[in-house]
Context: one part of a larger RNA
């Protein structure tokens, strides 16, 4: 320079009570304002304790601070089913032998890694200051092993099937969600209207198991034969014949059960200190509308013709066949390890900052409307640290 620029979105504050040395900024209550395809909720990445409680106010916070994502101390993350690990492979990496090279090394077969993809199984309610599909209650399911009983041709690193897939478009069925009526509880003081009325609040319930519907797909099944599937095959494929006109497979949702439970407006008691604790507990139906969700990897259509492998099913080879193995039912037991707090369109991630920037996915109510536009609003969250 200078007590100058500035104090980082003009969404907004006002009052009362409390705490305290001190209150415009902290806590509680009332009123006001802002967002509401978000400025709400849930995941992934990344961060790594920032989470909760007590305590402190030097420094950090663009001001103050009794407050804090700050200092100090203590506490907090519970899984057979969620995700990983695991089994499988893609692009790509590595690569026994091998090829090339003067060498370093480059390439690459068998193989071995490698998810952003494929592969078994859980829901509802309750609970903590802080975790919950993990704890508790109730009701389930999957897989592996052993044992028992019954039946019985089993068997793979091989073979076949399956897994198994593009774009666009249209129609149907259904549910979620929403709305209305009915039902339940409760209220109706003044003016107008109105008790056959009006206001407020509630009307919620899963997986699993049983049934197998709207719909979708394929002709189905038996016999004979066979130069193919690197060997074999009763399997798949090819050829021929018989029977049946429906058969098989798949499939949302609904209904029943789960559930005489739970939840539930409200209400009673308790030191009514607190977002408190312990109980009791009404109704819990129907219709309309209706998804971008499910049936559906479906259907129709188009040309540029749209992963792989394993799990799974079938077949046999070697082999084993009173063993073993396989199938069914029942009982018993096992299911390890890692992640799980919190932020997550942000004051906690990437931007030197508590930075008007950037950051993938899911849910996304009501009125208006073609709409995820617009404006107002619910739940919820904020008023952007002078």
């Nucleotide at each position: 320079g200078a007590g100058u620029a500035g104090c980082g979105a003009u969404a907004a504050a006002g009052g009362g009570a409390g705490u305290g040395a001190a209150a415009g900024g902290c806590u509680c209550c009332c009123u006001c304002g802002c967002c509401g395809a978000a400025a709400g909720c849930c995941c992934a990445a990344g961060g790594u304790u920032u989470c909760c409680u007590g305590u402190u106010c030097a420094a950090c916070g663009u001001u103050c601070a009794u407050c804090g994502g700050a200092g100090c101390a203590g506490g907090g993350u519970g899984a057979g089913u969620c995700g990983g690990c695991c089994c499988c492979u893609a692009a790509g990496g590595c690569g026994a032998g091998g090829c090339u090279g003067a060498a370093a090394a480059g390439c690459g077969u068998a193989g071995u890694c490698g998810a952003u993809g494929g592969g078994a199984a859980a829901c509802a309610g309750g609970u903590u200051a802080a975790u919950a599909u993990u704890c508790c209650u109730g009701u389930a399911c999957c897989u592996c092993a052993a044992u028992a009983u019954a039946a019985u041709g089993c068997g793979a690193u091989g073979u076949g099937g399956g897994g198994a897939c593009g774009g666009a478009g249209a129609a149907g069925g259904u549910u979620a969600a929403g709305c209305a009526a009915g039902c339940c509880a409760u209220c109706u003081g003044u003016u107008g209207g109105a008790a056959u009325a009006g206001g407020u609040g509630g009307u919620u319930c899963a997986a699993g198991c049983g049934u197998g519907u709207a719909g979708g797909a394929a002709g189905a099944u038996c016999c004979u034969u066979u130069a193919g599937g690197c060997a074999a095959a009763u399997c798949c494929g090819g050829a021929g014949g018989g029977u049946c006109a429906a058969u098989u497979c798949u499939g949302a949702g609904g209904c029943g059960u789960g559930a005489u439970a739970a939840c539930g407006a409200g209400u009673g008691c308790c030191c009514u200190u607190g977002u408190g604790g312990c109980g009791c507990g009404a109704a819990g139906u129907u219709g309309c509308c209706g998804a971008u969700a499910c049936c559906a990897a479906g259907c129709u259509u188009c040309c540029a013709a749209g992963a792989a492998a394993a799990g799974c099913c079938a077949c046999u080879a070697a082999g084993c066949u009173u063993c073993a193995g396989u199938u069914a039912u029942a009982u018993u037991g096992g299911g390890a390890c890692c992640g799980u707090a919190c932020c997550g369109c942000a004051a906690a991630c990437c931007g030197a900052c508590a930075c008007a920037g950037g950051u993938g996915g899911g849910c996304g109510g009501g009125a208006u409307g073609a709409g995820a536009a617009u404006u107002c609003u619910a739940a919820g969250g904020c008023g952007c640290u002078u």
Predicted 3D model of a 386-nucleotide part of an RNA (large-subunit ribosomal RNA, domain III) from a Pseudomonadota bacterium. The full RNA is in RNAcentral, with records from ENA. Rfam family: Bacterial large subunit ribosomal RNA.